[in-house]
Context: one part of a larger RNA
RNA sequence: CGUAGGAUAUUUGAAAGGGGCUGUUCCUAGUACGAGAGGACCGGAACAGGCGAACCUCUAGUGUUCCAGUUGUCUCGCCAGAGGCAUAGCUGGGUAGCUACGUUCGGAAAGGAUAAGCGCUGAAAGCAUCUAAGCGCGAAGCCCUCCUUAAGAUAAGAUAUCCAUUCCUAUAUGGAUGAAGACACCUUAUAGAUUAUGAGGUUGAUAGGCCAGAUGUGUAAGACCUGUAAGGGUUUUAGCUAACUGGUACUAAUUUGUCAAAUA
Numbered sequence: 001c002g003u004a005g006g007a008u009a010u011u012u013g014a015a016a017g018g019g020g021c022u023g024u025u026c027c028u029a030g031u032a033c034g035a036g037a038g039g040a041c042c043g044g045a046a047c048a049g050g051c052g053a054a055c056c057u058c059u060a061g062u063g064u065u066c067c068a069g070u071u072g073u074c075u076c077g078c079c080a081g082a083g084g085c086a087u088a089g090c091u092g093g094g095u096a097g098c099u100a101c102g103u104u105c106g107g108a109a110a111g112g113a114u115a116a117g118c119g120c121u122g123a124a125a126g127c128a129u130c131u132a133a134g135c136g137c138g139a140a141g142c143c144c145u146c147c148u149u150a151a152g153a154u155a156a157g158a159u160a161u162c163c164a165u166u167c168c169u170a171u172a173u174g175g176a177u178g179a180a181g182a183c184a185c186c187u188u189a190u191a192g193a194u195u196a197u198g199a200g201g202u203u204g205a206u207a208g209g210c211c212a213g214a215u216g217u218g219u220a221a222g223a224c225c226u227g228u229a230a231g232g233g234u235u236u237u238a239g240c241u242a243a244c245u246g247g248u249a250c251u252a253a254u255u256u257g258u259c260a261a262a263u264a
Stems, first nucleotide, its partner, number of pairs: 001152001005163007015149004021049007033038001051106005059100004066093005071086006111143002117137004166176003169172001181259004185201005206252003209248005216240002222235005
C1' cells in the first nucleotide's frame, strides 16, 4: 500500500514444512511341519537402542561475588573488626535462570486409491483364461489421519462485537472537527541485538523499595566464661542471604500529544 467505511477479538484452511526408524525377549508353542536335527506363519505382550520435542520436580553442571574458610600484602592510628589487590587471589558449597548426563512424551491406530502379486465372473477362441467389458484383496511406499506455519490464498475468505452517518467551502483525489480504536510517551518481562511481542500506566501491584517467607551458607559481631597462650564454650540451628514466592502505593509509571471513519 492492497484486501472499496474504520476498528477489536475469534477463526476456516488453499498451500507449505515436520514426523513415519530398528532390534531383542516372552506367550501362542517346542504347536503346525519334519524320520530326526531342527522349527514357524498368523496373532498378542514386554523391554531396549538410536532419533526428536518440551521441560527443570528429581539427579548433575554452571551460577564473575549469595554464604563461609583461608594465604601474601596495603589501608582504615593500634587491638579487635573490616575493606582493596593478587585469574572471582585460592578453596568448599550454592538460589533463580540456562542446560544434560536428568524427567516426560512422540513414531501409532483408523480410512481411501494402488504396486508387485493373489483372485471372482468372463468372452474373443462352444474348451481354457485374473482382462478384453465388469468386480475384489493387496505394502514401511502414495493421499489423508498426527504436529507446526498459514487469507498478499490479489479468487486477499468467515463469525461476533464496537464506532459513525457531522460541519465548511473553490464541490474536489478539498478542508475542519474527530468516534471506536491505535500509536507516541512512561514502568517493564514469561519478550528481546534494534524492532517486534507480552504485562501494565493511579479505577494501578508494572518495576524498584519495604515487610514476611522460601532457599543457600553454616552458628556473625559484641559481651561473658575458660585456658599462660594458640584456642575452646555460651548467648546462637545464629548472622548474612542475587535473579524466587506472597503482600504492601513508600518511589516511579504525571500531565498530555498524534493518527484515525464521514463511504454505499
Molecule: large-subunit ribosomal RNA, domain VI
Organism: Candidatus Omnitrophota bacterium